[in-house]
RNA sequence: AUGAUAACAAGGGGAGAGACCAUGCAAAUGGCGCCGAAGGAGCAACUGAAGAAGUGAAUCUCUCAGGCAAAAAGACUCUUGUUGGACG
Numbered sequence: 001a002u003g004a005u006a007a008c009a010a011g012g013g014g015a016g017a018g019a020c021c022a023u024g025c026a027a028a029u030g031g032c033g034c035c036g037a038a039g040g041a042g043c044a045a046c047u048g049a050a051g052a053a054g055u056g057a058a059u060c061u062c063u064c065a066g067g068c069a070a071a072a073a074g075a076c077u078c079u080u081g082u083u084g085g086a087c088g
Base pairs, nucleotide, nucleotide: 006083007082008081009080010079011078012077013076018032020031021030022029023028033068034067035066039064040062041061042060047054
């Protein structure tokens, strides 16, 4: 002196589904109908091995939670900075 994977912080982008009905100033509560990309839960092959238990991922599935005008949130992603130090 190059500065990978990774982690953290800030900022940006970021889908889907009733501005439904009743009560209420609103938040919300109850009812019916929906959504999946916070979180959560489940499992296939591989493995175990002869068999069983086990292990076992997700943007898949479920919809507990969350959400269904705006706002907020939002998996994922981009930029910058910091840590770090693979490779050269």
This is a predicted structure of an 88-nucleotide RNA (Glycine riboswitch aptamer) from Priestia koreensis.
Rfam family: Glycine riboswitch aptamer. Its family is annotated with glycine biosynthetic process in the Gene Ontology.
The organism belongs to Priestia, within Bacteria.
RNAcentral holds the sequence, with entries from Rfam and Ribocentre.
Model confidence (mean pLDDT): 84 of 100.